[in-house]
Context: one part of a larger RNA
RNA sequence: UGACGGAAGGGCACCACCAGGAGUGGAGCCUGCGGCUUAAUUUGACUCAACACGGGAAAACUCACCUGGCCCGGACACUGGGAUGAUUGACAGAUUGAGAGCUCUUUCUUGAUUCGGUGGAUGGUGGUGCAUGGCCGUUCUUAGUUGGUGGAGCGAUUUGUCUGGUUAAUUCCGAUAACGAACGAGACUCUAGCCUGCUAAUUAGUAAACUUGUAUAUUUAUGCGAGUCUUUACUUCUUAGAGGGAUAAGUGGCUUAUAGCCACACGAGAUUGAGCAAUAACAGGUCUGUGAUGCCCUUAGAUGUCCAGGGCCGCACGUGGGCUACAAUUGAGGUAUCAGCAAGUGAUUCCUGGUCCGAAAGGAUCGGGGAACCUAGUGAAAUACCUUAAUGACCGGGAUCGUGGCUUGUAAAUCUUCCACGUGAACGAGGAAUUCCCAGUAAGUGCAAGUCAUCAGCUUGCACUGAUUACGUCCCUGCCCUUUGUACA
Numbered sequence: 001u002g003a004c005g006g007a008a009g010g011g012c013a014c015c016a017c018c019a020g021g022a023g024u025g026g027a028g029c030c031u032g033c034g035g036c037u038u039a040a041u042u043u044g045a046c047u048c049a050a051c052a053c054g055g056g057a058a059a060a061c062u063c064a065c066c067u068g069g070c071c072c073g074g075a076c077a078c079u080g081g082g083a084u085g086a087u088u089g090a091c092a093g094a095u096u097g098a099g100a101g102c103u104c105u106u107u108c109u110u111g112a113u114u115c116g117g118u119g120g121a122u123g124g125u126g127g128u129g130c131a132u133g134g135c136c137g138u139u140c141u142u143a144g145u146u147g148g149u150g151g152a153g154c155g156a157u158u159u160g161u162c163u164g165g166u167u168a169a170u171u172c173c174g175a176u177a178a179c180g181a182a183c184g185a186g187a188c189u190c191u192a193g194c195c196u197g198c199u200a201a202u203u204a205g206u207a208a209a210c211u212u213g214u215a216u217a218u219u220u221a222u223g224c225g226a227g228u229c230u231u232u233a234c235u236u237c238u239u240a241g242a243g244g245g246a247u248a249a250g251u252g253g254c255u256u257a258u259a260g261c262c263a264c265a266c267g268a269g270a271u272u273g274a275g276c277a278a279u280a281a282c283a284g285g286u287c288u289g290u291g292a293u294g295c296c297c298u299u300a301g302a303u304g305u306c307c308a309g310g311g312c313c314g315c316a317c318g319u320g321g322g323c324u325a326c327a328a329u330u331g332a333g334g335u336a337u338c339a340g341c342a343a344g345u346g347a348u349u350c351c352u353g354g355u356c357c358g359a360a361a362g363g364a365u366c367g368g369g370g371a372a373c374c375u376a377g378u379g380a381a382a383u384a385c386c387u388u389a390a391u392g393a394c395c396g397g398g399a400u401c402g403u404g405g406c407u408u409g410u411a412a413a414u415c416u417u418c419c420a421c422g423u424g425a426a427c428g429a430g431g432a433a434u435u436c437c438c439a440g441u442a443a444g445u446g447c448a449a450g451u452c453a454u455c456a457g458c459u460u461g462c463a464c465u466g467a468u469u470a471c472g473u474c475c476c477u478g479c480c481c482u483u484u485g486u487a488c489a
Stems, first nucleotide, its partner, number of pairs: 001489002003486003007483007016473002020437005027324008035315002043054002065310005071304001076119005086113001089108002092105003123298002126296003132292001134286003137282003144183003148179002150159003162174001164173002188275003194244002198241004204235006210227007250264005326430001330389007343375002350369008396427001401422005443465008
C1' cells in the first nucleotide's frame, strides 16, 4: 500500500429491507439444463456473471453426431512410368437406397489435362478461449482514477484526492502544504412532452362555396351524410425542417443566511426514458461469427466435401424460465366502439382488397401497391350494452386421444401448422423458500417485427385499460469512504 475482521463511525442500493402489488415454488402443457437411454441422442455455457442463452422456433439443408455410399476441389517441386498410350468417360446386364461405370462382366472412347512415390500444400463447426486477436460479459451503476511542480519521508510511499455541510455524483461550498490540471461524472447524442409564431404540402387535412341524398315540417331553415382532381382559401388538427422553451429563474421558509434543501406560484414541462461511459482487472465467454489466428491432430478406407436415411424431439426422474387455469370483478351468445410501433414482390412470387364457392380451415377469379398514394380509417384485444348460466369439477379448465378435411413443402410417419366433430385428465389460489417492482410504473390486454417455405407458449418493440403502497432506513443482503487491529500478500 492492499486484503480481511462474528472492529468502530459515516453514506448508499427495490439485482437490500420496510409498506405493499404481481407472482414463482403446488397442477396440466411448452421450452432450456442435468440424468437415464441410445448407432447417434453433436456441442458450448454451471453462484450473482450457465439453464425461451449461443439471436439455438433443427422434418431435408442447417449439422458439427450416427449408419452407409460417391468425389478430389492432393497447388507446386523432384523422381519414376509414359504417344508401341499416362490417363478420362461410358450404354446394357449384374450390383446398389439410387438414372453413383461405386465395383464386376463386356468392349468402345479419350489423348499428356493426368497416374505411382517422396517432399510440401490445401481444407477442417477437429483439439486447445489455460497460446492469442477482436468482440462481449462481469467486478461496477457505483464515484472512482492519474500525472506535473511544490511539501513530508532514507525509502516503498504519501499529500493533493480533506474535519464539516451539501449533492444522484471526488457535485459544489468551504477548510487547507498544497497549486494548477487531465480521464470518468456532468455536459453530449437519440427519444418523449409544448409552440394558433416561421417554412410548406392533390402522397396529410380543415373550412367555405357548389352538386346532391335523407330526417324534422311543407319550399327558404336546421341536423346528419356522399362527391374519382368541381372550385376557392388556409395550415388548427397530420407530417417534418429551422428555431424557441427551464435557468432551481420568482416568492416564502430552513441553513455559516455559503453550497444547497423544502413548499408555493406561474407554467406543456420544476427528476421522460435510453445510449455513450474512466483506471485497474478476470487465466469470465467465444478458435461453432469471420478467407482473424499460433501450435497440435487429420488429410484419400479423410476429421475435406457431396448424396441417402436417422438423430439433435428419445423418457422411471430432478430442476430453471414461461403459457393456460383453478372461475361470477366470471364464462357463453349477440350488438356497439376506439390504437401505436412497424412491414411488404423484379426476374421471383411479398403485403393483400373486392366478388363468388365452402361449416371452417381454405379455394377460384378480377384488382391495388417497390408504398403518408394500396393492404389500411391496420373498424386489435381487453372494454361498454343486452340476453343467459347460479356455486357443482359446472356452460370453469382444455390436457389426452379418435376420425375426417385443407394448407406449406421434393418430402409431414416420431402426428409442420390450421379447421371441424367427438373425447373431457389434473387443477377448488399452492409448504419451506424465493423473484421483480414505485408512475402512465406494476398488472391485465392485444398488435407488429425478428426467426420464417410452413410453424410462437420465445424475444424485441408498440400502443389500449390502468391500481395499492414508499418517497424512508441501514435491521437482513451487499457496495463505497474514514479510523482501527493483523503473526495475511

A computed fold for a 489-nucleotide part of an RNA from Protomonotresidae sp. n. CEL-2014, annotated as small-subunit ribosomal RNA, 3' major domain. The coordinates come from a structure-prediction model, not an experiment, and the mean pLDDT is 80. The RNAcentral record of the full RNA draws on ENA and SILVA. Rfam family: Eukaryotic small subunit ribosomal RNA. The source organism's lineage runs through Eukaryota, Metazoa, Spiralia, Rhabditophora and Protomonotresidae.